[in-house]
RNA sequence: AGUCGCCCAGGGCAAACCCGUCGAAAGAUGGGGACGCAAAGUCACCGGUCUAAGGAGUCGUACUCUAUGACAGCGGGAUCGCCGAC
Numbered sequence: 001a002g003u004c005g006c007c008c009a010g011g012g013c014a015a016a017c018c019c020g021u022c023g024a025a026a027g028a029u030g031g032g033g034a035c036g037c038a039a040a041g042u043c044a045c046c047g048g049u050c051u052a053a054g055g056a057g058u059c060g061u062a063c064u065c066u067a068u069g070a071c072a073g074c075g076g077g078a079u080c081g082c083c084g085a086c
Stems, first nucleotide, its partner, number of pairs: 002086004012037002017032006035073001041079003045076003048071003054066005
């Protein structure tokens, strides 16, 4: 330096669900809690998914469209990184 996660050490993160807070919602966040994870660290660049406040359409108290809002624990990509094996 490359490949890999069979073995070692220290460990790390934390799904569902419950409670508080923020948000129109999706969702985020703090606490509890562990389904899982070797990048379940970071980044919305590509695809995808969720939401639709505002805006637009229609005869509409309704419905449809729309991301400037989200998801990195959906896939790809980028980037940084612990331990070990070869």
Overview: A computed fold for an 86-nucleotide RNA from a Natronospirales bacterium, annotated as c-di-GMP-I riboswitch aptamer. NCBI's taxonomy places the organism under Bacteria, Pseudomonadati, Pseudomonadota, Gammaproteobacteria, Natronospirales.